[in-house]
RNA sequence: GCGCUUGUGGCCUAAUGGAUAAGGUGCUUGACUUCUAAUCAAGCGAUUGUGGGUUCAAGUCCCAUUUGGUGUA
Numbered sequence: 001g002c003g004c005u006u007g008u009g010g011c012c013u014a015a016u017g018g019a020u021a022a023g024g025u026g027c028u029u030g031a032c033u034u035c036u037a038a039u040c041a042a043g044c045g046a047u048u049g050u051g052g053g054u055u056c057a058a059g060u061c062c063c064a065u066u067u068g069g070u071g072u073a
Base pairs, nucleotide, nucleotide: 001072002071003070004069005068007066010025011024012023013022018056026044027043028042029041030040031039049065050064051063052062053061
C1' cells in the first nucleotide's frame, strides 16, 4: 500500500430497518445497621468513533474518513 474486522453511558455487553437504544457494573441520594460491608428502593449517566448519503423510518444498509486488531508482499 491492498484486503478483512472492530468502535454503543466511566467500564462490560445486548438490540430482525420500526416502542422513549435494553441489561449488568459504577456513581449519587435514601432505607436498613452502633459503624462499615452486604441487601433493598429511587435517581444519574449514550449526538451509537467522525462526516455525508439511501429510506416514511438507520446503532443496523451505502460512501468517505479515523481508532484498535488481523491477513498479505